[in-house]
RNA sequence: AGAGUUUGAUCCUGGCUCAGGAUGAACGCUAGCGGCAGGCUUAAUACAUGCAAGUCGAGGGGCAGCGGAGUAGCAAUACUGCCGGCGACCGGCGCACGGGUGCGUAACACGUAAGUAAUCUACCUUUGGGUUCGGAAUAACUUCGGGAAAUCGGAGCUAAUACCGGAUAAUGCAGCGGCACCGCAUGGUGAUGUUGUUAAAGUUUGUGUAAUGCCUAAAGAUGAACUUGCGUCUGAUUAGCUAGUUGGUGAGGUAAUGGCUCACCAAGGCUGCGAUCAGUAGCUGGUCUGAGAGGAUGAUCAGCCACACUGGAACUGAGACACGGUCCAGACUCCUACGGGAGGCAGCAGUGAGGAAUAUUGGGCAAUGCCCGAAAGGGUGACCCAGCAACGCCGCGUGGAGGAUGAAGGUCGUAAGAUUGUAAACUCCUGUUAGAGGGGAAGAAUAACUAAGUUUGGAGCUUAGUAUGACCGUACCCUCAGAGAAAGCCCCGGCUAACUACGUGCCAGCAGCCGCGGUAAUACGUAGGGGGCAAGCGUUGUCCGGAUUUACUGGGUGUAAAGGGCGCGCAGGCGGAAUGGAAAGUCAGUGGUGAAAUCCUACAGCUUAACUGUAGAACUGCCUUUGAUACUUUCAUUCUUGAGUUCGGGAGAGAGAGACGGAAUUCCAGGUGUAGUGGUGAAAUACGUAGAUAUCUGGAAGAACACCAGUUGCGAAGGCGGUCUCUUGGUCCGAUACUGACGCUGAGGCGCGAAAGCGUGGGGAGCAAACAGGAUUAGAUACCCUGGUAGUCCACGCUGUAAACGAUGAAUACUAGGUGUUGGGUUUUUAACUCAGUGCCGCAGCUAACGCAUUAAGUAUUCCACCUGGGAAGUACGAUCGCAAGGUUGAAACUCAAAGGAAUUGACGGGGGCCCGCACAAGCAGUGGAGCAUGUGGUUCAAUUCGAUGCAACGCGAAGAACCUUACCUAGGCUUGAAAGGCAAGUGACAGGGUAUGAAAGUACCCCUCCAGCAAUGGCACUUGUACAGGUGCUGCAUGGCUGUCGUCAGCUCGUGUCGUGAGAUGUUGGGUUAAGUCCCGCAACGAGCGCAACCCUUGUCAUUAAUUGCCAUCAUUUGGUUGGGCACUUUAAUGAGACUGCCGGUGACAAACCGGAGGAAGGUGGGGAUGACGUCAAGUCCUCAUGGCCCUUAUGGGUAGGGCUUCACACGUCAUACAAUGGUCGGUACAGAGGGUUGCCAAGCCGCGAGGUGGAGCCAAUCCCAGAAAGCCGAUCGUAGUCCGGAUCGGAGUCUGCAACUCGACUCCGUGAAGUCGGAAUCGCUAGUAAUCGCGGAUCAGCAUGCCGCGGUGAAUACGUUCCCGGGUCUUGUACACACCGCCCGUCACACCAUGGGAGCGGGUUCUACCAGAAGCAGUUAGCCUAACCGCGAGGGGGGCGAUUGCCACGGUAGGAUUCGUGACUGGGGUGAAGUCGUAACAAGGUAACC
Repeated sequence: AGAGUUUGAUCCUGGCUCAGGAUGAACGCUAGCGGCAGGCUUAAUACAUGCAAGUCGAGGGGCAGCGGAGUAGCAAUACUGCCGGCGACCGGCGCACGGGUGCGUAACACGUAAGUAAUCUACCUUUGGGUUCGGAAUAACUUCGGGAAAUCGGAGCUAAUACCGGAUAAUGCAGCGGCACCGCAUGGUGAUGUUGUUAAAGUUUGUGUAAUGCCUAAAGAUGAACUUGCGUCUGAUUAGCUAGUUGGUGAGGUAAUGGCUCACCAAGGCUGCGAUCAGUAGCUGGUCUGAGAGGAUGAUCAGCCACACUGGAACUGAGACACGGUCCAGACUCCUACGGGAGGCAGCAGUGAGGAAUAUUGGGCAAUGCCCGAAAGGGUGACCCAGCAACGCCGCGUGGAGGAUGAAGGUCGUAAGAUUGUAAACUCCUGUUAGAGGGGAAGAAUAACUAAGUUUGGAGCUUAGUAUGACCGUACCCUCAGAGAAAGCCCCGGCUAACUACGUGCCAGCAGCCGCGGUAAUACGUAGGGGGCAAGCGUUGUCCGGAUUUACUGGGUGUAAAGGGCGCGCAGGCGGAAUGGAAAGUCAGUGGUGAAAUCCUACAGCUUAACUGUAGAACUGCCUUUGAUACUUUCAUUCUUGAGUUCGGGAGAGAGAGACGGAAUUCCAGGUGUAGUGGUGAAAUACGUAGAUAUCUGGAAGAACACCAGUUGCGAAGGCGGUCUCUUGGUCCGAUACUGACGCUGAGGCGCGAAAGCGUGGGGAGCAAACAGGAUUAGAUACCCUGGUAGUCCACGCUGUAAACGAUGAAUACUAGGUGUUGGGUUUUUAACUCAGUGCCGCAGCUAACGCAUUAAGUAUUCCACCUGGGAAGUACGAUCGCAAGGUUGAAACUCAAAGGAAUUGACGGGGGCCCGCACAAGCAGUGGAGCAUGUGGUUCAAUUCGAUGCAACGCGAAGAACCUUACCUAGGCUUGAAAGGCAAGUGACAGGGUAUGAAAGUACCCCUCCAGCAAUGGCACUUGUACAGGUGCUGCAUGGCUGUCGUCAGCUCGUGUCGUGAGAUGUUGGGUUAAGUCCCGCAACGAGCGCAACCCUUGUCAUUAAUUGCCAUCAUUUGGUUGGGCACUUUAAUGAGACUGCCGGUGACAAACCGGAGGAAGGUGGGGAUGACGUCAAGUCCUCAUGGCCCUUAUGGGUAGGGCUUCACACGUCAUACAAUGGUCGGUACAGAGGGUUGCCAAGCCGCGAGGUGGAGCCAAUCCCAGAAAGCCGAUCGUAGUCCGGAUCGGAGUCUGCAACUCGACUCCGUGAAGUCGGAAUCGCUAGUAAUCGCGGAUCAGCAUGCCGCGGUGAAUACGUUCCCGGGUCUUGUACACACCGCCCGUCACACCAUGGGAGCGGGUUCUACCAGAAGCAGUUAGCCUAACCGCGAGGGGGGCGAUUGCCACGGUAGGAUUCGUGACUGGGGUGAAGUCGUAACAAGGUAACC
């Protein structure tokens, strides 16, 4: 510090996710030791048991218990407070600390800084003064009584540092008087005069001026109280709250100010800088994280607060409204004799419950503290220790060195080996920890006591000695033995370090995100190996970070989320120039504070570290005070440039009101006139013979204003358009003077605000939602047509929204230009210049890009509004506005990993331009109808083997299924196998012949039976065994190779350069031209490659060479090129020539090229062929072959016989034959080319009607044979008919091939003579030697050809042209497509699940108002009762208490609201869910442009 994830790829926006750190944690697996820390986060839930606050005899009366002593007694025992001491009691101090918890609390609770001139403070310290004289009780105790108990009552005795009275008394307190000083207003302090008033306690000691107490006053210290500034969570879907409320006067009360309380008076107080209400929460130092700013948090430690079963209350006291005190009420638990009582673990342990989850009913007061005491000492679950659990941090160990036959085993493997791996074994060492034995600290020194010193002193202080340890025989040290007892967890697709095998087969499973898994999974499970961390490792939860993803540091708003529809304007924020003052902000210094701990730095102590100690720094803050004065602020005085006013001109669809005008439409009346009109893609509905449409005349009505008209004008926006008049707003230009910052923006607020809509009343010509009808359609609640009502218009009122858009808030300043145009000024009336508008282009700059660019989206400033992933949703609830419709404000649960912007390359479009092709058109001949052949689908079957399936499967693989082929089925048989090769063992043959059985294969049996070598052994064959063979079994979606297709279309790319952030672009686009990315020109491109073309074959012309089997002009010869002869011609087959836009003319740009012409056998690639770029279709083929993986192995292998591939209601494709006269039949007759032939082609002759038979000559072929070419031509006949057309089908008889023609061959003859009379919708081929037509040959092959591949004969028609259909190329455009239109995608309905709104209600919580009620307590009052101290001789008084009563008030009750949570029949929409239904709304002009 970043990374993954939206796309085919790119840049951006934007969310989600990960890597880091942390934790009071929990869970899973695992676990050797030690140190230091921490350990109920949940139920402030309920608690058994024990302990957690006592102490003082030097305050007191005393003596229950214990020990001692004494007396009496023989003893048992009794007695004596006599001593040590001391239960209970009176009294003093403490119990308000320490310890726990975080319920409540949004508050002066906390933090920080101040104030108290408005206060108190026990114990402690210092200082001054005092400590006197009396009195009356009471507990304990004794006795009597009530009660189960708790405990209570009566009588009697007694003491005090308990209680009461008197004296004295101040510098105290209170009143009055003046004085001095000070201050922050009220006031404060000091000294002083006077009057009144207020205190005490003793004990010890032989004594005392001693010690220790007590009282009073002043001061200190400590602690507490109150007040104030600032800071301190969320919600406005909480906007108003408040009657003791705010203030005053007086009184009361308090330690003290104060409505703290009361009486009276006034009507205030708080609030948009967020009152009130609701929710949540103890606050802080700090802790975690972060570069920081921040964010989160508030366990342990420390400071403060609050609470103590729940609620209320006071008492005592220096201090409490009191955790282990009291009273009352309530809930709960316990005891009870039922009458009544007791209790409060949020102290330490511990128990139940809750929960994912958190420890021992331990030891000790030795240390540190606290309380009491003069002290010894006592108490202390504070504290110090120990125990439990890896909960965390830190440290150590589980061994070290050597050791290659690189052991065995495992795993992988191309079978060589690699790896585990120096790892192990083995050898030599060491000894931490744990184990055993032994030694053994520190924490302890005060107080106390003893002694000495100092001292007036036995006080205090100093020194020495004695004594004291829970932890603990612990830390630590020494010795002994022995590598002995001590390693796991997670991960290995990318992010992210680390890879293979097997198993599984969208299953099981994984997953933080992207995503893995459908038979070759580095992603699941296991193993081997590897990586990481390590006594731990992973997972889960939570927080910060990354996230600049709330942006102060540090973001944005044209199109990604986001500018308010527009203006005016209060508050607020910001604000021109100059001078002077002030000093609030600001800056600098000073003083105080910012507790300690923590963090940081340095040093030090535990063997180190964690941990701890000491010191420093820091604590970024707040307050005080002294200065500075540039800037901001403020005050004062000025200024004119911002703003405004004045004068003179100007333009304008700016606004409101009124009046008027013509064209058009419709309607009405009348005339003319006759059959249609209207409307559409085409029609129909509709109108019209009752006279329409058309046309003419006249009239009526309403609405809108052609031309001018213009990216012209005006207005803030919405918006504004005939003409004239009136009223009126704003604005521009020029000029002079004046005011003197008067300005900008603007939350709330107020106003304006298209269309539609609403209300009331008018108006209504045209247009036109709804509606009706007609069409279209599968449907058509639409698009089209005919009608047509609201509405559109006017007046008044509401609504308040729009894609209210420049998708661009307002204002100001600055920053190159060019070119139009509107309104002014100026000018030589021209060009320029200038001000204000309105457009286009364009530089810098900005931007993700597109683009913006003086009219900014640039550079800056000010103010306002708004945004923070998509969906749910602008929805729900609430509030508010509205007559309603609805508007404004505006969530959440849940769900997804994207949604989105701009641009790029493709693909696509019922987008556009250009071009090409038998693509259409123009033609010719067909298919689709018939029967037949063949292939396919389907069907059938034991099997009908398999594959091919739009073009690009279907006379295809198959160039030929009777057996074989053959892969399929049935039956009966074989198992190292039908064939190959290896090893081991055995045998010596094998082959051959024969018999039986059988459908055959086979099985059983018999006969016969090796070679070379001396041998070892070798060769050959067989048998057995073993590895293995074999598979047309699966996967063409694991593959190679081959092939089809787009397409013989003209394209597809690269290097360098340039442009772009980039994907990419350029080149390859453009202007011409071509069959062509063919060529030329131009050009930020220049070149190059694969394609095109050419080179190759064939054909067309000629030449040369050659001349047999070919040919024959001349010469002979013949039935015949038969023979001689010849090679001129034809031909054959080798080599050459020829054609290149080369020449001429025209067009073109001086080009390329095109058009025409000449010559030429051939003319513009002459015709044909071979040749198929980058790629596409997971196209086809595992059944040609090869091949990975999987599967079968007495069978999915191999062999045999028979059957099947040939089925047959049907559907489709492709041929052949026809339907006839351009023909059929019969007779005669002519002319090819290219092939094939020895397991062959087969002549002549003879036989047969014929297929064919016989025969055997010739031929290994330019020689012989197949082999008669047919259409054609010349005659004859048929006469338009189901025929002398057509030939299917069937019957009969044959021929040939073959082991065999039944299933299932071809052919021949005789007979039979079906459909069919030119074929619906639709559709194929062909542009010249082509179509059409005619025959011939070949491969395969025993036989089988209408198929396929070739060959020649005869031989046309037409092409205006590119509008349309199909396909393709190229440029451009749109796109929400990229699996690429066979794309994408929307809504209803149906089903399942999820969360949520409404809902008659029902049940809780919280809270408010009114009223009732009123325990305990306090305050007031007091008729009743009681009463020691004082007064009084007494009666009595004073004072006190009990009781009663009044006021306040908790719990409780009644009634009515508010708010929140849960639940609820039914119901609403929403979301999610591989393959449901209906349509096709959107994306292309998405087929009616889309959208608000």